[in-house]
Source information
This is a predicted structure of a 108-nucleotide RNA (SAM riboswitch aptamer (S box leader)) from Aquibacillus rhizosphaerae. Its mean pLDDT, the model's own confidence on a scale to 100, is 79. The sequence was found by an Rfam model in a public genome assembly. It matches the Rfam family "SAM riboswitch aptamer (S box leader)". Rfam links the family to the GO term regulation of gene expression. The organism belongs to Aquibacillus, within Bacteria.

RNA sequence: UUCUUAUCAAGAGAGACGGAGGGACCUGGCCCAACGAUGUCUCAGCAACCUACCUAUUAUGGUCCGGUGCUAACUCCAGUAGGCUAUUAAUAGCUGACGAGAUGAGAA
Numbered sequence: 001u002u003c004u005u006a007u008c009a010a011g012a013g014a015g016a017c018g019g020a021g022g023g024a025c026c027u028g029g030c031c032c033a034a035c036g037a038u039g040u041c042u043c044a045g046c047a048a049c050c051u052a053c054c055u056a057u058u059a060u061g062g063u064c065c066g067g068u069g070c071u072a073a074c075u076c077c078a079g080u081a082g083g084c085u086a087u088u089a090a091u092a093g094c095u096g097a098c099g100a101g102a103u104g105a106g107a108a
Stems, first nucleotide, its partner, number of pairs: 001108008013043005021032003026079004044071003049067002052063003075100001082095005
């Protein structure tokens, strides 16, 4: 990098460094940011995918030392098919397959 598969409405922040844009990409929104964001590091925390361990009413169970991951906003929201509701209509709302993306595990 590619493929397969599971999950993505919950949860969890302080300090230091640094100094301009950032929230994956495109478009449109919305938001964060010199009261210092994004990012990096340290510590702390969340979670329970893998490993390990525990229990034994054997399963949608428990623990969290280890491997990852995560710690603004639903993957921040919308975009393409279909369905439903309101509306004369434009349009708005709801639902939502697929696609894209993120993370884990496995494989090549």